[in-house]
Context: one part of a larger RNA
RNA sequence: UGACGGGGACCCGCACAAGCGGUGGAGCAUGUGGUUUAAUUUGAAGCAACGCGAAGAACCUUACCUGGUCUUGACAUCCCUCCGACAGCCUCUUAAUCGAGGUCUUUCUUCUGAACAGAGGAGACAGGUGGUGCAUGGUUGUCGUCAGCUCGUGUCGUGAGAUGUUGGGUUAAGUCCCGCAACGAGCGCAACCCCCAUCUUUAGUAGCCAGCAAGCUAAGUUGGGAACUCUAGAGAGACUGCCGGGGAUAACCCGGAGGAAGGUGGGGAGGACGUCAAAUCAUCAUGCCCCCUAUGACCAGGGCUACACACGUGCUACAAUGGCGUAAACAAAGGGAAGCAAGACAGCGAUGUUAAGCAAAUCCCAAAAAUAACGUCCCAGUUCGGAUUGUAGUCUGCAACUCGACUGCAUGAAGCUGGAAUCGCUAGUAAUCGCGAAUCAGAAUGUCGCGGUGAAUACGUUCCCGGGUCUUGUACU
Numbered sequence: 001u002g003a004c005g006g007g008g009a010c011c012c013g014c015a016c017a018a019g020c021g022g023u024g025g026a027g028c029a030u031g032u033g034g035u036u037u038a039a040u041u042u043g044a045a046g047c048a049a050c051g052c053g054a055a056g057a058a059c060c061u062u063a064c065c066u067g068g069u070c071u072u073g074a075c076a077u078c079c080c081u082c083c084g085a086c087a088g089c090c091u092c093u094u095a096a097u098c099g100a101g102g103u104c105u106u107u108c109u110u111c112u113g114a115a116c117a118g119a120g121g122a123g124a125c126a127g128g129u130g131g132u133g134c135a136u137g138g139u140u141g142u143c144g145u146c147a148g149c150u151c152g153u154g155u156c157g158u159g160a161g162a163u164g165u166u167g168g169g170u171u172a173a174g175u176c177c178c179g180c181a182a183c184g185a186g187c188g189c190a191a192c193c194c195c196c197a198u199c200u201u202u203a204g205u206a207g208c209c210a211g212c213a214a215g216c217u218a219a220g221u222u223g224g225g226a227a228c229u230c231u232a233g234a235g236a237g238a239c240u241g242c243c244g245g246g247g248a249u250a251a252c253c254c255g256g257a258g259g260a261a262g263g264u265g266g267g268g269a270g271g272a273c274g275u276c277a278a279a280u281c282a283u284c285a286u287g288c289c290c291c292c293u294a295u296g297a298c299c300a301g302g303g304c305u306a307c308a309c310a311c312g313u314g315c316u317a318c319a320a321u322g323g324c325g326u327a328a329a330c331a332a333a334g335g336g337a338a339g340c341a342a343g344a345c346a347g348c349g350a351u352g353u354u355a356a357g358c359a360a361a362u363c364c365c366a367a368a369a370a371u372a373a374c375g376u377c378c379c380a381g382u383u384c385g386g387a388u389u390g391u392a393g394u395c396u397g398c399a400a401c402u403c404g405a406c407u408g409c410a411u412g413a414a415g416c417u418g419g420a421a422u423c424g425c426u427a428g429u430a431a432u433c434g435c436g437a438a439u440c441a442g443a444a445u446g447u448c449g450c451g452g453u454g455a456a457u458a459c460g461u462u463c464c465c466g467g468g469u470c471u472u473g474u475a476c477u
Base pairs, nucleotide, nucleotide: 002476003474004473005472007471008470009469010468011467012466013465015461016460019425020424021423022422023421026316027315028314029313030312031311032310033309034307035306042053043052064302065301066300067299068298069297070296073125077124078123079121080120081119082118084116088103089102090101091100092099106115107114108113127291128290130289131288132287136285137284138280139279140278141276143274148187149186150185151184152183153182154163155162156161167178168177169176193268194267195266196265198236199235200234201233202232203231204230208225209224212223213222214221239262242256243255244254245253246252318418322377323376324375325374326373328371334365335364336363339358340357343354344353345352346351384415389410390409391408392407393406394405395404431453432452433451434450435449436448437447
């Protein structure tokens, strides 16, 4: 100087408290451990591994296992020889790759050759999701969006160092003010960027329809209109600017006015010096080591989906603030051509047949659901709950046995609110309700977005946890 303290002082954070809803009990989904297995490929391990890499394992993927094949190789460059074909397509064979046959029959040219493609050969080499993240780059997590981390010159100290950065106030903030042997500066903070909230203006189709007319009682459908909504460009607007009080006449704090918005308006992006030999050699790159008829390459089948069990994360419930039925209402944000598909017809349905429109503010996905109205159930293991199982089907796809999703009928398990413990959340938030997208042939209760309905509570900082500043102690440096 730091680090630490069951030392002190001050301050902050859903840290506690005050509340609301969960997890822990049940069934299932999913990940992990363990066990099993020929293989159950592998990484991740307190917070910061465990619905994580994986935005999607039937084959492929795939790295694993078994079996069958290849050896200059599936892929790259170079050399020699041969050929004008080869590849592709078709047929045979094989479980399949391999193999055999058929079909097809390059270009330039100085006619030597060159280019291109293929076959064979020799070796240099290729190849490795093999090891080491404790050899590395790059990328990422974390403390933490916490308010800190430093430098130049000067000064002090023999020196390590100190000062500045401490002190009095204040702030979300090393934010600002005042003081001061310091004066300045840099990386961070804030602002500049994007979205949302108000208004003005420009523009008016594919969006809109107030007024006028037509149309029909079906519709902005049509003429038309440019008001409104909206779309998307340009601007305005918020700055403690104004007033009162407090404060040190400061910074700033409290209250008020006006205003769509008030003191950082709400959200995002943005992550200082560093810490954890943190994570990743399996994105990629890469040193070294290792394999080289195999630790490389190809194919088929299997496995990654196993199951006495344990844990994490979720979904669905245990019901009446509910279940079921009937007929009504209101979104936003997205996606669509190997696509989205209206309508009609068939089917109880999943879906099928046919097919208009739409590269989309035009057409489609598309029904929003909770909600409200009416009816029914009457507190039961039930008209709650839906696991499991049987059976008949639909769709995708060479192919749903291992191992897909969905539908009909039947079946109808546990579960009556969950021990110790533990998690999230301060407002359009929690809770609750649906909708969409990426991945994707098919396959979400996951993930990422979107809107609808919409609370309770916060006295406060004694305590638990984490962090910041100053100070003190010394078992450590």
Model confidence (mean pLDDT): 82 of 100. A computed fold for a 477-nucleotide part of an RNA from an uncultured bacterium, annotated as small-subunit ribosomal RNA, 3' major domain.